[in-house]
RNA sequence: GCGGGCAUAGCUCAAUGGUGGAGCAGGCGGCUUAUAUCCGCCCGGUUCUAGGUUCGAGUCCUAGUGCCCGCA
Numbered sequence: 001g002c003g004g005g006c007a008u009a010g011c012u013c014a015a016u017g018g019u020g021g022a023g024c025a026g027g028c029g030g031c032u033u034a035u036a037u038c039c040g041c042c043c044g045g046u047u048c049u050a051g052g053u054u055c056g057a058g059u060c061c062u063a064g065u066g067c068c069c070g071c072a
Stems, first nucleotide, its partner, number of pairs: 001071007010024004018055001026042005048064005
């Protein structure tokens, strides 16, 4: 230099163009003599940035940024 992939909650990951969820973590409660396990509830998000398409974008398109892989 060229090509490809990824970027969503504190972490790991979902989400057919039509209300962004789960597990773990955190908080509260239950259970227990107590702790852990387990059960219930709660808290959680500028979907990397800027534009474009669309009635509607996490999703499609363009550019950029960061990381990873391959080629040279």
A computed fold for a 72-nucleotide RNA from a Patescibacteria group bacterium, annotated as transfer RNA. Its Rfam family is "tRNA". It is annotated as a transfer RNA. The sequence is in RNAcentral, with records from ENA.